[in-house]
Molecule: transfer RNA
Organism: marine eukaryotic metagenome
């Protein structure tokens, strides 16, 4: 300068924090894999500021 947001890659104008991928159930199939349907997981690096409100805006620290 650039980045840290779920297990992992990654989105998310200052207004309900999500996807794909893998988890767990259940249907299906002689089994397995595949497909399909649910469904669980998130102190958003830490710590302070501004705001009615912060993942976001400033500021320090740590990786």
């Nucleotide at each position: 300068g650039g980045g840290g947001u779920a297990g992992c890659u990654c989105a998310a104008c200052g207004g309900u924090a999500g996807a794909g991928c893998g988890g767990a159930u259940g249907c299906c199939u002689g089994u397995u894999a595949a497909g399909c349907a649910u469904u669980a997981g998130g102190u958003u690096g830490u710590g302070g500021g501004u705001u009615c409100g912060a993942a976001u805006c400033c500021c320090a620290c740590c990786c």